Context: one part of a larger RNA
Molecule: large-subunit ribosomal RNA, domain IV
Organism: marine metagenome
RNA sequence: UCCAGGUUAAGGAACUCGGCAAAUUAGCCCCGUAACUUCGGGAGAAGGGGUGCCCUUAUUAGGUGAAAGACUUCGCGUCUGGAGCUGAACAGGGCCGCAGUGACCAGGCUCAAUCGACUGUUUACUAAAAACACAGGUCUCUGCUAAGUCGCAAGACGAAAUAUAGGGACUGACACCUGCCCGGUGCUGGAAGGUUAAAUGGAGAGGUUAGCACUUCGGUGCGAAGCUUUGAAAUGAAGCCCCAGUAAACGGCGGCCGUAACUAUAACGGUCCUAAGGUAGCGAAAUUCCUUGUCGGGUAAGUUCCGACCUGCACGAAUGGUGUAACGAAUUGAGCACUGUCUCGACCUGGAGCACA
Numbered sequence: 001u002c003c004a005g006g007u008u009a010a011g012g013a014a015c016u017c018g019g020c021a022a023a024u025u026a027g028c029c030c031c032g033u034a035a036c037u038u039c040g041g042g043a044g045a046a047g048g049g050g051u052g053c054c055c056u057u058a059u060u061a062g063g064u065g066a067a068a069g070a071c072u073u074c075g076c077g078u079c080u081g082g083a084g085c086u087g088a089a090c091a092g093g094g095c096c097g098c099a100g101u102g103a104c105c106a107g108g109c110u111c112a113a114u115c116g117a118c119u120g121u122u123u124a125c126u127a128a129a130a131a132c133a134c135a136g137g138u139c140u141c142u143g144c145u146a147a148g149u150c151g152c153a154a155g156a157c158g159a160a161a162u163a164u165a166g167g168g169a170c171u172g173a174c175a176c177c178u179g180c181c182c183g184g185u186g187c188u189g190g191a192a193g194g195u196u197a198a199a200u201g202g203a204g205a206g207g208u209u210a211g212c213a214c215u216u217c218g219g220u221g222c223g224a225a226g227c228u229u230u231g232a233a234a235u236g237a238a239g240c241c242c243c244a245g246u247a248a249a250c251g252g253c254g255g256c257c258g259u260a261a262c263u264a265u266a267a268c269g270g271u272c273c274u275a276a277g278g279u280a281g282c283g284a285a286a287u288u289c290c291u292u293g294u295c296g297g298g299u300a301a302g303u304u305c306c307g308a309c310c311u312g313c314a315c316g317a318a319u320g321g322u323g324u325a326a327c328g329a330a331u332u333g334a335g336c337a338c339u340g341u342c343u344c345g346a347c348c349u350g351g352a353g354c355a356c357a
Stems, first nucleotide, its partner, number of pairs: 001352008010343002014341001019338001027051005036041001038173001052095005062086003068080004096100001108336007115328002120132002136171007148157003174323004179253003184250002186246005193241003199235002204230005211222004254272005281315001282312001293309005
């Protein structure tokens, strides 16, 4: 010096990103206990008092319940019975210490806000959370050889279930609610018209040539049937185009200008665009750039915090909105208590390290 402990005058968070760490609290009995609340809670709320030993209380209350007796369904039964054993409290008196749950063991508390309802789950080895799950809600598919999933298949799961069931998706207790848009994309339904594959079809065209015609005898032209190569029209499903529906489907939810008898503002009007122009609620927010916005509260002093305002860069309604008792090794702010966190250090114990052997 380091590590693990112990004590510390006065102060008491001045430390620090932050009370991190440490300290405080602590058992049992009694009194007492707020807001709020889903009436269960909150609550061990908070906050107080008591606590040892001896005597009396006390041959006590209470507990247990033998012998014996009675009854008897003869039972390890029922009733009476009280021996023996055990054995407090309240209360009264006394004793000692600084201290009586004397050591060990053994909650610090309160207020306000955020997020998530809750118990639970998770990154085995840097993250335990506001992430996941959850009960509840909604949509959607599925009539059973179900849908869906695994497998090439056989087959299996679903399920020895059957729509109060099973699969998928989103949301996430509870309370109050969940607005407008179907133009785009998706899904569902429709089938008149347009487009459209294989296929059917075979008009027509080409090749070959038995033959025919012509011939300058070298060839040239025509050309049936068959074989063969192509091939138009026409017929032709779903899909797409098209027509509807559907947002707790993917998603989206405007701009400019003017206007009131101070000013300011604009209930009001005009205009452009759109599928429709953001409703309720909330709002500098886990979302606010400007920003330490402005005002109020708390402090002597507050970029954090709480309450408001609304100018929402860029909240907003199951990618859920706003509240909410209870809960949380969650996050933020404040206070009380407490302390070596600090002012600012000091001392002690044990160990490591270092030196010599």